RNA sequence: UGACCCGUAGCUCAGUGGAUGAGCGGCCGACUGAUAAUCGGUGGACGCAGGUUCGAAUCCUGCCGGGUCAA
Numbered sequence: 001u002g003a004c005c006c007g008u009a010g011c012u013c014a015g016u017g018g019a020u021g022a023g024c025g026g027c028c029g030a031c032u033g034a035u036a037a038u039c040g041g042u043g044g045a046c047g048c049a050g051g052u053u054c055g056a057a058u059c060c061u062g063c064c065g066g067g068u069c070a071a
Base pairs, nucleotide, nucleotide: 001070002069003068004067005066006065007064010024011023012022013021018054026042027041028040029039030038047063048062049061050060051059
């Protein structure tokens, strides 16, 4: 310097144009003599900036960060 992959909740990941999800964790409550387990409820996220589209986490461009490969 170039090519490719990745970036979504506190963590691990799903979702590839039409309602942002799961598990674990957090908080509140139930249960218990108490704790754990279990059950119910609840808050919390699409790396940044543009573009396309009626509509973008998803498609396109640039940038930032991480990884792999080549030179």